[in-house]
Two RNAs folded together computationally: RNase P RNA and transfer RNA, 448 nucleotides in total. It holds a member of the Rfam family "Bacterial RNase P class A". Its mean pLDDT, the model's own confidence on a scale to 100, is 76.
This record gives sequence, structure tokens and C1' cells, in this order.
RNA sequence: GGAGAAGAGUAGAUGAUCGCCGGCGGAAUUUGUCCGCUGGAGGAAAGUCCGGGCUCCACAGGGCAGGAUGGUCGCUAACGGCGACCGGGGGUGAUCCCAGGGAAAGUGCCACAGAAAAAAUACCGCCCGGCUAUUUGCCGGGUAAGGGUGAAAAGGCGAGGUAAGAGCUCACCGUUUUCCGGGUGACCGGAAAAGCAUGGUAAACCCCAUCCGGAGCAAGACCAAAUAGGAGAAUGUUUGAGGGCUGCCCGCCUGAUGUUCUCGGGUAGAGUCGCUAGAGGCAACAGGCAACUGCUGUCCCAGAUGAAUGAUCAUCACCGCGCCGCGGGUAACCAAGACGCGGGACAGAACCCGGCUUACGCUCUUCUCCGUGC
RNA sequence: GCGCCCGUAGCUCAGCUGGAUAGAGUCGCAGACUUCGAAUCUGUUGGUCGUAGGUUCGAAUCCUACCGGGCGUA
Repeated sequence: GGAGAAGAGUAGAUGAUCGCCGGCGGAAUUUGUCCGCUGGAGGAAAGUCCGGGCUCCACAGGGCAGGAUGGUCGCUAACGGCGACCGGGGGUGAUCCCAGGGAAAGUGCCACAGAAAAAAUACCGCCCGGCUAUUUGCCGGGUAAGGGUGAAAAGGCGAGGUAAGAGCUCACCGUUUUCCGGGUGACCGGAAAAGCAUGGUAAACCCCAUCCGGAGCAAGACCAAAUAGGAGAAUGUUUGAGGGCUGCCCGCCUGAUGUUCUCGGGUAGAGUCGCUAGAGGCAACAGGCAACUGCUGUCCCAGAUGAAUGAUCAUCACCGCGCCGCGGGUAACCAAGACGCGGGACAGAACCCGGCUUACGCUCUUCUCCGUGC
Repeated sequence: GCGCCCGUAGCUCAGCUGGAUAGAGUCGCAGACUUCGAAUCUGUUGGUCGUAGGUUCGAAUCCUACCGGGCGUA
């Protein structure tokens, strides 16, 4: 100098002027007016992909169906999140990725090619036998070592063995099972036995384990307004219509001039609460490798509802480019600093939190590989 | 807020229980027919299967995350 890897931070500052929303105080007053003080978006407020709180339904029941997750241990209110570790894979490396249970419960699928795609099979080849077919053919049998096909061919490789071959036998490697040792565990190390019986696919059905009740702040509560207790039909009252809880069944609750349907009508507010003090932020100490937790202190930090949180100017800071250049260097070149021009991304809370994912400007730290010089 | 669906040629759609050159109609282009044009007939061009990853021997099809569009409901 080039190419990368991991992580952290920040999201301009101050002042003036004009505006917007909320709160408090005061003045006018009775309809929304004026004055002062004060608070006013984010790291993702986003996508709405997971999890939880909260509210109502029965503070949540049983079964089926359905959905989600899937190495182990831990963290947590919980999670599909996070941390550490194990195993596998990619990269020269820093380091990154893994839907990472079961194919020996069953079913399905594996196109084309190929003899054969799974308790299989003989196309070529090799070997044996027969037939006169006599170097070349035909028939029967053996053979998975070799060729060929394929993404994948029934453990790999070497030696022995054999008519030729074959785990047929043996050594090594792999696999499976058992035992021993270590570890909370995934798993790791070692020994023995088995001749290998069991191809792949579960982001195919499925099986196993674990988890999941439904709806959502338009939840829900209150005030105000309105009422017709109208007409017709159907159905039902303890032998229970209908409604709610769950998609179905059970079960539970509720339930009587009721319920459902049709016709004809009435009313519905710029209402109040829920609403923001919370699994809250910051700091120190302690425990833990870490995620995280405990304890003490301290702080209060948006609550709008067609939806506020903005605009302009000035100065300073930051970044890029141009021009000049104190100074350093043999040189290429590097450069403090001055001036001019330009730039500042992604994006806007709507009940609240924990995550994930996606979008995005700038800065810094640590580390790796390559090249060059000393 | 909640629930659901779609994206394939310029346009409208098949294919979506995975299997190879991804089809059909229409449009466009060329030729035939005609005096010329339309209609008709014949041939033909045109696709990153919305984007990016993954599973698989193999993906338009299965899975995940994004992007764009639409519907229902209170």
C1' cells in the first nucleotide's frame, strides 16, 4: 500500500426569530383567548416475523384435530431469542455457516441412463462344463475383482486364497454392538467382539420429545345521546330454544312475553378513563468464562387521535474535493495549517416491553492474509 | 389491528402431489393468398418463473427472509 474479518460508538452543537402538541401557574372570562415557565421520536420508532405483560371470555378445564420447535448445558417473565460448549462443513488465515432428533416402526419417491435404484441383478468381460461351432458361434452354470451407466451400485485398500472370484480368510482404516475411563451433558478417549446384516430422501407423508386455550387497546370500563314495549313468520320454556367459552366432541357458565329471520324506524359525542413509573434508564460494588443476576445510590424521560415534535438565518465542529503549502524525505511522496466550493444517510411513536429481520451516513478499535522497503 | 391470496413471454393465463428444450391464446415479425388492405393459412422471435439464500442428484414447484400488488373483516 492492497484485500478482508470481528466489534464498538455516533446520528451534529449553541444562539436568535417565527410556528405546532402536552403539562403547570396566572389573567381575562364561558369560549375556547392571551402571558410566563417547562417536556416533546428512533437505532431501527419500520416489517408485523416470534415471545411476554395487560384486558375480557371460566384467571383457563379433558380429549381429538391443528400449529410451532428440534445437538447439549445454561440465561430469561417468555421465546423460534441470547451465551458457553460439543459435532459437522467452508476459508491460506482472522473467522464464518449449520431446519444439528429418528431412514434398524411403516408407506411413498429416486426422471433419463443403466443388467440392476434395494433382502436386487449378469450387458460387456473373466472362469468351468456341454454341443462339432473349431482362433470368432450357441446352450447351461459360477463370478460383483475389472469395464460401462448414473447424483447415488450393496464397506475401502493391500495380501492370501480360488477354475475364475467373493469378508471366503487376514492386517490396517471405516461401521455397528458391548464394556471401561473422563465429562452435569452433547460428546471424547481406550479395549474387546461382530465379517458388514442396514443406499439416499423426513425444507415427502410419518414417528418421537417438548411447547401452545381464544380474542385483541377498535381489548375493556364509564358518562352522555336514542328507543318502538312496531308489524309478520319460525322456534322454545326444567325432557332446556338460543348465546358464551374452541375448529369438533365432552364439560362448564348463562338462559325465558325469550331467541332467530324479514319489513319498517330511532340514536351514535371532534366524550372521559385505559395512557404511560416501567421485566424502566444511568453509575458503583458483588457473583458468573459469558448471556445474565443481586444489592445500593440516583434520575423521571412524548402521550398526539386526521394525528404535534417543524422552518429560516448566523457561528462553530465533522466529511469530501480544489488551490496554496510551515516542515520531513536522495526521490516517488507524506504533510501541520489557511482559503474557496459542496455535503450530512435510512427514516416519523399510536397500549407497553424482550428479541429477530430488513433499510442506512460517518467515525474508531483490534485482528488476518498478500506485496514492497528497512 | 386481525385473517387470506397473488406475482410465469409486451398482454391474459396453464404448469405448482419436484424430473430437464417452461407451454397456450393474443400481440410483434416474415411468407402465402389479394389489384391493395382486412380476415384466413404457414413459419418464427420473445422468459434470470418478483428478488436473495437454502434443502435436494435435480426447484417455476418445497422451506426461509425480503420486494411489489390485491381481497375480506371490525